This is a predicted structure of a 476-nucleotide part of an RNA (small-subunit ribosomal RNA, 3' major domain) from an uncultured bacterium.
The full RNA is in RNAcentral, with records from ENA and SILVA.
The prediction has a mean pLDDT of 81.
Context: one part of a larger RNA
C1' cells in the first nucleotide's frame, strides 16, 4: 500500500433481539457418505456439495459390469480398382445383433458418363479416455455490497499519495458544503418489463346498460360498444404544495390533495476483482493416450443393493381436528396421436358410443370456506407405513424395477436434547389450481398461479457479514 487485531469510533443487513412457523425424536420420499457389488457410470464436498448435473434409469437413455459379434468401422468424406439399381416381402439358426434364403423390382443419359449401393486398398474416421492446475465459453460466492479506477495538475528520491479526506445527507462515491486539486469513466439511480389508477382509441371469440324476440333457465338471438375484460398509445408522483427544523443537500408531520407519498410493489440488470472456487460429461479447444480397441452393435444386468450416518422434503402425532352428507367465489397455463363433456357398465382405477375444440369460441364441480349430523381425548372413527388377495392403464415387455384402484391388514408416532433454519406484508403460515420434462413413472421435487391471512420490531450491548475513517504489528 494492503492484510490482520479476542484496538477504536461510525454506519447498514430477518444479523442479534422481538413474534410465527419449522428442522433435530417417528414412518417414507429423495440426494450424499460410507459398506457391498461382476458393475453399483461419472461429475458437485465449509459458507459456495448434498430432490445438485437429471425439466422425469422397466429397454433405449448409459458413459458402468457379465457375455455374443464387427475392425474404412454406428454416422460424415477424398482417392483408385472391381461389382450390382436401389430396395427388399416371406422362411431358416440365433437371446439379439447378425448371417442364410431371395418372391418381387431393373434408375438417368449429350453414350463419354453420372446418381446410388456393395465389396478390397488406401488417406482422414471414432473415443462421456486423461489433465478446469495448458484453455475459450459459461456459472456459482463475496453482493444489488458502495465501490473500483483513470487523464491533468499538485506532492513524495522512491513506493505512492492526493482527488475518494473533513461535516451535514441518502437505500447509495446518493447530494450539498468545505477543500491543491479539476474534470472524467466503469458501478448507483434513471431509460426496460409486469402490477396498482385514469383518458383516448378499437371491439370479436369478449360484455350487456338500453330497445325487441324466445326460453323452465342462460347473452340464447336481433341488436349495441355504455360497463367490464382484451390489446395499442399517452396521462399520472416530481418532496411539487403547505407547516416546522436546516446555509443548504435534506429530514419530520393522524398536514391537504390523491388510485398511489417520498426508491409505491415486483422482476431483468451483478463495477474492477477474490476463491489456480465449478465445468474438457453441454459445447469447443491445446497437449497426453488407445486404434481387431479406451472405438462400434447387440441380449441380459446395474446406476433402484443395506449393518449404518448425514442434507433436504412429505405425512403425522389429532377436536383450531377426523369422517359423512349439502353448498359457493379464482388466477396462470396448456390441449388433435391431444383435451373434455354428456351417457352407459364398474364399488374404483377405467372401458365402450355419442358430442364440442387446432381454442378470449369447446371443456375444465379448485380447496381450505359456510351450513348440518357423527365422534367426545382414546394409540381411538387420530395416523397411515408395512404386507396379503383381487384388478385397471401405459408399453414388445412391469421378474429384478412403472403408476393407480378395491378390499383385508393396520406399524412407528401423544410435538421432539444439545443445537439450529425461514420470515418485515398480501409476507410468514395455510390451502388448493396449472406446466415443462414425458408412451407411462416412483413429482411428496423444480417452476408458476391464485384463494385465506396473522404477529413482532424496545432497540444495536453481543453473535455473524459486510461499508468508511483512524490506530498498533513478530505478516506480505
Nucleotide at each position: 500500500u494492503g492484510a490482520c487485531g479476542g484496538g477504536g469510533g461510525c454506519c447498514c443487513g430477518c444479523a442479534c433481539a422481538a413474534g410465527c412457523g419449522g428442522a433435530g425424536g417417528a414412518a417414507c420420499a429423495u440426494g450424499u457418505g460410507g459398506u457391498u457389488u461382476a458393475a453399483u457410470u461419472c461429475g458437485a464436498u465449509g459458507a459456495u456439495a448434498c430432490g445438485c448435473g437429471a425439466g422425469g434409469a422397466a429397454c433405449c437413455u448409459u458413459a458402468c459390469c457379465c457375455g455374443g459379434g464387427c475392425u474404412u468401422g454406428a454416422a460424415c468424406u477424398g482417392c483408385a480398382g472391381g461389382a450390382g439399381a436401389a430396395c427388399g416381402a416371406u422362411c431358416c439358426a440365433g437371446a439379439g445383433a447378425u448371417g442364410g434364403u431371395g418372391a418381387g423390382g431393373c434408375c438417368c443419359u449429350u453414350c463419354g458418363g453420372g446418381g446410388c449401393u456393395c465389396c478390397u486398398g488406401u488417406g482422414g474416421a471414432g473415443g462421456u479416455g486423461c489433465u478446469g492446475c495448458a484453455u475459450g465459453g459459461u456459472u456459482g460466492u463475496c453482493g444489488u455490497c458502495a465501490g473500483c479506477u483513470c487523464g491533468u495538475g499538485c506532492c513524495g528520491u522512491g513506493a505512492g499519495g492526493u482527488g475518494u479526506c473533513g461535516g451535514c445527507u441518502u437505500a447509495a462515491g446518493u447530494g450539498c458544503c468545505a477543500u491543491a486539486a479539476c474534470g472524467a469513466g466503469c458501478g448507483c439511480a434513471a431509460c426496460c418489463c409486469c402490477u396498482g389508477c385514469c383518458u383516448a382509441u378499437a371491439g370479436u371469440u369478449g360484455c350487456c346498460a338500453u330497445c325487441g324476440g324466445g326460453u323452465c333457465a342462460u347473452g340464447c338471438c336481433g341488436g349495441g360498444c355504455a360497463c367490464u375484460c382484451u390489446g395499442u398509445a399517452g396521462g399520472g408522483a416530481c418532496u411539487g404544495c403547505c407547516a416546522c427544523c436546516g446555509c443548504a443537500a435534506g429530514g419530520u408531520g393522524u398536514g391537504a390533495g390523491g388510485a398511489a407519498g417520498g426508491u409505491g410493489g415486483g422482476g431483468a440488470u451483478g463495477a474492477c476483482g477474490u476463491c489456480a472456487a465449478a465445468u474438457c460429461a453441454g459445447c469447443a479447444c491445446g497437449g497426453c493416450c488407445c486404434u481387431u480397441a479406451c472405438g462400434u452393435c447387440c441380449g441380459g444386468g446395474g446406476c433402484u443393493a443395506c449393518a449404518c450416518a448425514c442434507g433436504u422434503g412429505u405425512u403425522a402425532c389429532a377436536a383450531u381436528g377426523g369422517g359423512g352428507g349439502g353448498u359457493a367465489c379464482a388466477g396462470c397455463g396448456a390441449g388433435u396421436c391431444g383435451g373434455u363433456c354428456g351417457u352407459a357398465u364398474g364399488c374404483a382405477a377405467a372401458u365402450g358410443c355419442g358430442g364440442u375444440c387446432u381454442a378470449a369460441u369447446c371443456a375444465u364441480g379448485a380447496a381450505a370456506g359456510c351450513c348440518u349430523c357423527c365422534c367426545u381425548c382414546a394409540g381411538u372413527u387420530c395416523g397411515g407405513a408395512u404386507u396379503g388377495g383381487g384388478g385397471u392403464c401405459u408399453g414388445c415387455a412391469a421378474c429384478c424395477c412403472g403408476a393407480c384402484c378395491c378390499c383385508a391388514u393396520g406399524a412407528a408416532g401423544c410435538u421432539g436434547g444439545a443445537u439450529u433454519c425461514g420470515c418485515u406484508a398480501g409476507u410468514a403460515a395455510u390451502c388448493g389450481c396449472g406446466c415443462a420434462u414425458c408412451a407411462g413413472c416412483c413429482a411428496u421435487g423444480g417452476c408458476g398461479c391464485g384463494g385465506u391471512g396473522a404477529a413482532u420490531a424496545c432497540g444495536u450491548u453481543c453473535c455473524c457479514g459486510g461499508g468508511c475513517c483512524u490506530u498498533g504489528u513478530a505478516c506480505a